This is a predicted structure of a 72-nucleotide RNA (transfer RNA) from Candidatus Woykebacteria bacterium RBG_16_39_9b. It matches the Rfam family "tRNA". By type it is a transfer RNA. NCBI's taxonomy places the organism under Bacteria, Bacteria candidate phyla, Candidatus Woykeibacteriota. The prediction has a mean pLDDT of 80.
[in-house]
RNA sequence: GCCCAUGUAGCUCAAUGGUAGAGCAGGCGCUUCGUAAGCGUCAGGCUGUCGGUUCAAGUCCGACCGUGGGCU
Numbered sequence: 001g002c003c004c005a006u007g008u009a010g011c012u013c014a015a016u017g018g019u020a021g022a023g024c025a026g027g028c029g030c031u032u033c034g035u036a037a038g039c040g041u042c043a044g045g046c047u048g049u050c051g052g053u054u055c056a057a058g059u060c061c062g063a064c065c066g067u068g069g070g071c072u
Stems, first nucleotide, its partner, number of pairs: 001071007010024004018055001026042005048064005
């Protein structure tokens, strides 16, 4: 330099173009003599950035940026 994949909650991951969710972690409560475990509940996101397409974009397209891999 070229090619491919990937970027969503603190972490690991979902989400047919049509209300962004789950598990773990966190807060509170129940349970216990107490702790852990268990159960319930709450909070936590402008979906890497900037544009484009569309009535509507996390999703499709382009350019950048980051990460991983391959080729030379």